A computed fold for a 359-nucleotide RNA from a Candidatus Dormibacteraceae bacterium, annotated as Bacterial RNase P class A.
Model confidence (mean pLDDT): 76 of 100.
The model forms 96% of the base pairs in the Rfam consensus.
RNA sequence: CGAGGCGGACGGGUGACCGCCGCGCCCCUAGGGGCGGGGAGGAAAGUCCGGGCUCCAUAGAGCAGGGCGCUGGGUAACACCCAGUCGGGGCGACCCGAAGGAAAGUGCCACAGAAAUUACACCGCCCGGCCGUUCGGGUAAGGGUGAAAUGGUGGGGUAAGAGCCCACCGGCGGACGGGUGACCGUUCGGCCAGGCAAACCCCGUCCGGAGCAAGACCAAAUAGGAGGGCGUUGAGGCGGCUCGCCGAGCCCUCGGGUAGCGGUCGCUGGAGGCGCCGGGUGACCGGCGUCGUAGAUAGAUGGUCGCCACCUCGGAUCGUCCGAGGGACAGAACCCGGCUUACAGUCCGCUCUCGGUCC
Repeated sequence: CGAGGCGGACGGGUGACCGCCGCGCCCCUAGGGGCGGGGAGGAAAGUCCGGGCUCCAUAGAGCAGGGCGCUGGGUAACACCCAGUCGGGGCGACCCGAAGGAAAGUGCCACAGAAAUUACACCGCCCGGCCGUUCGGGUAAGGGUGAAAUGGUGGGGUAAGAGCCCACCGGCGGACGGGUGACCGUUCGGCCAGGCAAACCCCGUCCGGAGCAAGACCAAAUAGGAGGGCGUUGAGGCGGCUCGCCGAGCCCUCGGGUAGCGGUCGCUGGAGGCGCCGGGUGACCGGCGUCGUAGAUAGAUGGUCGCCACCUCGGAUCGUCCGAGGGACAGAACCCGGCUUACAGUCCGCUCUCGGUCC
C1' cells in the first nucleotide's frame, strides 16, 4: 500500500414564524387566554420467543397436547447471551451448526439396479456335469446401477475369493489416566452393527388459561321486577378431558331504566440510564454516587424559510470561490429482556489475518 476479519458509535446542527399533544403557574371565569418547560427509534417494525402485571383457586394433580434438546454457567425467564466440546467451511484472522437416542420397537429409502437390510449373483472370475451352447454350485476381489451396496488400504492365503488371517486407519465395547462436564488421551478385545427421528416413537426437561378491548371505579350501574324450567342427590366457576377445590345460583321468555363517539384510573419510576470502585476468562453480579427522560385514544411529536456542516455535478481559478441538486429505513400505544428483518451515508478501535514493496 492492497485485500479481508472482529467489535463499537452516529443517523445532521442552529435560528425565526405558523400549528399539534400533555405538564406546572397565573388571570378572567366554566370555557378560554397568557407565561414557562417537555414531546419517537436503533430498529418505535415483524408480533416470533421469554417474563412482569391483571383476572379466573391461593394456580393444585393426572392424562392428552405443545415447546426445547452437546456441556457448564449467566438471568426474573428464554428458542437469548457467555465460556467450552465436537462436526463442517476458509491459506488465515475467523465464521457456521434444530448437535439426545437408529444394538427398545414400528415405518420409509424415489429413479436406476440382479439386489435397499433376516438384502442381492446381471456381467465377470473359479469348480464340476460334456469341448461349446447350456445347466448346477462357489465367490461381493473386479465391472455396472445408485444419494447410499455387507468398514478402508496393503499383504498373506485360496480353485477363485472372503476379517478367513495379519499390519495400520475408522467404528464399537472394556480398563486406566485427565476434565465439574460435553469430551480427550493411552491400551486391550472380538472382528462389525447402512441411512432417515425437520417419520411415528423413546429419553430428559419446561409449559394452567386468557390478555391493558386485562382489570378496577364513577348516578340505581352484570340494578331491580313477572312467568316457566333445572338445582345442596351440586347450579355455576373451569376456555381439551378427568380428578380435585370453591359453594347458590343458572337458563329461556316478557316488560323496562341509564353516562353513549361515556368518563376516570390502570399509564409509565423501571429486572431504569450514566460514572467510579470491586469480583469474574466472560455473559454478568455487588457497592457508592448522580440524572429525571413522551403518554396520545382514532390516536399529538408537524410544516415553511434562512444560515452552517456533509456528499455529488458544473464553472471559475487555486492555502479557494460561485451556482444547481441530494440526505435512507421507518414512526411509540401496558411495560421490560431478546431474536429476526429494513436502512442513504459517516466515523472510531484492534499487541487481528493474508499478500506485495521498501529500509
The gene name in the source record is rnpB.